[in-house]
The RNA shown here (transfer RNA) has 72 nucleotides and comes from an Actinomycetota bacterium. The sequence is in RNAcentral, with records from ENA and MGnify. The organism belongs to Actinomycetota, within Bacteria. Rfam family: tRNA. The family's RNA type in Rfam is transfer RNA.
RNA sequence: GCCGGAGUAGCUCAGGGGAAGAGCAGUCGAUUCGUAAUCGACAGGCCGCGGGUUCAAAUCCCGCCUCCGGCU
Numbered sequence: 001g002c003c004g005g006a007g008u009a010g011c012u013c014a015g016g017g018g019a020a021g022a023g024c025a026g027u028c029g030a031u032u033c034g035u036a037a038u039c040g041a042c043a044g045g046c047c048g049c050g051g052g053u054u055c056a057a058a059u060c061c062c063g064c065c066u067c068c069g070g071c072u
Base pairs, nucleotide, nucleotide: 001071002070003069004068005067006066007065010024011023012022013021018055026042027041028040029039030038048064049063050062051061052060
C1' cells in the first nucleotide's frame, strides 16, 4: 500500500429501514435470624465521527478514525 471483519449500556453481545434489547455488573425491594443464592422492580445508550439517500437510518451509500486478521 491492497483486501476482509469489527466498533451498540460499565463488560460480553443481539438487532440488517418504522427508531434499541438480553445476560452479567449496579441500585432498591421481597425471601432469610443474617449472608450467599433465588425472585421482582428501577436505572443506565446523541448505536465510533462527518456527510449523503429516505417521510423515516443503529440498519443502505461515501469519506475518516480505532482495533483484529490476511496479502504484498